SAM riboswitch aptamer (S box leader) from Acetobacterium woodii, 97 nucleotides, folded computationally.
[in-house]
RNA sequence: UACCUAUCCAGAGAGGUGGAGGGACAGGCCCUAUGAAACCCGGCAACCAGCGCAAGCACGGUGCCAAUACCAGCAAAUUUAUUUGCAAUGAUGGGAU
Numbered sequence: 001u002a003c004c005u006a007u008c009c010a011g012a013g014a015g016g017u018g019g020a021g022g023g024a025c026a027g028g029c030c031c032u033a034u035g036a037a038a039c040c041c042g043g044c045a046a047c048c049a050g051c052g053c054a055a056g057c058a059c060g061g062u063g064c065c066a067a068u069a070c071c072a073g074c075a076a077a078u079u080u081a082u083u084u085g086c087a088a089u090g091a092u093g094g095g096a097u
Stems, first nucleotide, its partner, number of pairs: 001096001003095006013041001015040003021031003027071002042065003047061002050057002069089001073086006
């Protein structure tokens, strides 16, 4: 980056600094001075790389650590408020340019 592809109901601190915002989105609904963002430490995971016959491991490169990617659009089913399927958009990895 108007590209390809895989994944996105699991998992992750009662720490330090910091001080008011945060959850991508003009909505909703949430989180937050019982301390937001950010940084440090810590942790989770196992996409790539590495090791291994394999199961697997976790020293490397990323990523991640409220709520399903918090919900949202369309369709179907029925218990009318839920379930299922599909999309759009986004995020992350790997590739491509």

It matches the Rfam family "SAM riboswitch aptamer (S box leader)". Rfam's curators write: The SAM riboswitch is found upstream of a number of genes which code for proteins involved in methionine or cysteine biosynthesis in Gram-positive bacteria. The prediction has a mean pLDDT of 84. NCBI's taxonomy places the organism under Bacteria, Bacillota, Clostridia, Eubacteriaceae, Acetobacterium.